Context: one part of a larger RNA
RNA sequence: UUGGGCGUAAAGCGUCCGCAGACUGUUCGGCGCGUCUUCUGUCAAAUCCAGAAGCUUAACUUCUGGGCUGCAGGGGAAACGGCCGUUCUUGAGGCUGGAAGAGGCACGCGGAAUUAUCGGUGUAGCGGUAAAAUGCGUUAAUAUCGAUAAGAACACCAAAAGCGAAGGCAGCGUGCUGGUACAGUCCUGACGUUAAGGGACGAAAGCGUGGGGAGCGAAUGGGAUUAGAUACCCCAGUAGUCCACGCUGUAAACGAUGGGUACUAAGCAUUGGGAGUAUCGACCCUCUCAGUGCUGUCUAACUAAGCUAACGCCUUAAGUACCCCGCCUGGGAAGUACGGUCGCAAGACUAAAACUC
Numbered sequence: 001u002u003g004g005g006c007g008u009a010a011a012g013c014g015u016c017c018g019c020a021g022a023c024u025g026u027u028c029g030g031c032g033c034g035u036c037u038u039c040u041g042u043c044a045a046a047u048c049c050a051g052a053a054g055c056u057u058a059a060c061u062u063c064u065g066g067g068c069u070g071c072a073g074g075g076g077a078a079a080c081g082g083c084c085g086u087u088c089u090u091g092a093g094g095c096u097g098g099a100a101g102a103g104g105c106a107c108g109c110g111g112a113a114u115u116a117u118c119g120g121u122g123u124a125g126c127g128g129u130a131a132a133a134u135g136c137g138u139u140a141a142u143a144u145c146g147a148u149a150a151g152a153a154c155a156c157c158a159a160a161a162g163c164g165a166a167g168g169c170a171g172c173g174u175g176c177u178g179g180u181a182c183a184g185u186c187c188u189g190a191c192g193u194u195a196a197g198g199g200a201c202g203a204a205a206g207c208g209u210g211g212g213g214a215g216c217g218a219a220u221g222g223g224a225u226u227a228g229a230u231a232c233c234c235c236a237g238u239a240g241u242c243c244a245c246g247c248u249g250u251a252a253a254c255g256a257u258g259g260g261u262a263c264u265a266a267g268c269a270u271u272g273g274g275a276g277u278a279u280c281g282a283c284c285c286u287c288u289c290a291g292u293g294c295u296g297u298c299u300a301a302c303u304a305a306g307c308u309a310a311c312g313c314c315u316u317a318a319g320u321a322c323c324c325c326g327c328c329u330g331g332g333a334a335g336u337a338c339g340g341u342c343g344c345a346a347g348a349c350u351a352a353a354a355c356u357c
Base pairs, nucleotide, nucleotide: 003329004328005327006326007311008310012325014201015200016199017198021194022193023192025088028085029084030083031082033081034080035077036076037075038074039073040072041071042070048066049065050064051063052062053061054060091191092188093187094186095184096183097182099180103177104176105175106174107173108172109171110154114150115149116148117147118146119145120144121143125136126135162169163168206247207246208245209244210243211242215241216240220236221235222234223233258324259323260322261321262320263319266295267294268293269292270291271290272289273288274287275286276285306313307312330357331356332355339350340349341348342347
């Protein structure tokens, strides 16, 4: 490379947008580029194959025919692919209508708790642990009542719940704003899918500048434990955690499962929409569309698939197929060295080999 693969064995980019490329619904007409057919020419000799002939045979040599890979030109076909024109509405998008939601950004407000300070009551302890000690406390602590201030986080509701592309999102209100499902079937008429390069977003930690700092708390100090204890436990505590702006660009960024389309048993629960039945109305009930979960394929039962090495998956597939992208190819050395790009740095991305088993 061919092939075979990618939930857990090596392997799905953290996620999305999207240029090129690849692939692409439906009707009719045209072209005849791909495609198919036929004819002609060409395709040096040698080599190869078949048949014959010549050296006593063979190797070898000679003759005749063929083959292989094509190329050029002429004639023809028009299903499929392509191109040009055209048609359609089911893919896609738009419009209208009501709807749900911790989706995002900004501003404002709230109560509980914590800590500090001030004042009152009150007196000798408090705190902490397996047990202690360091620590705090007669300059009045802990406890308790009131006031003030600050920062951070939002108990209950709360759920296998909801929203978001992912990261992620939760007190309440307002403003701005993105997406989604459903119903109507009014409009456009294939406008689609995927996506190398490229771009945007991207937890925590970390970095820069300025603020903020209650609680928690790497580092650090002290007390214990221990043979030791650079730990686990305790008392303190700096960076950080918070905000603004900028950078970093990584995670077990996980469903360890790329995206799209179609098809393939049921049942239950739940969220949102719609229709029907019923009702004064709502609830309930039945059906249906979209989501989120569970059970399930020799099983509680019904119908009596498939895949997988097994575990398991099973309409939210890891089943059956097609399209596009990414990735894997024995272990270690190594996600390292070197080079390059990016970064303030930390480092990130790209990415080997010798050697060794």
The part of an RNA shown here (small-subunit ribosomal RNA, central domain) has 357 nucleotides and comes from Candidatus Komeilibacteria bacterium RIFCSPHIGHO2_01_FULL_52_14.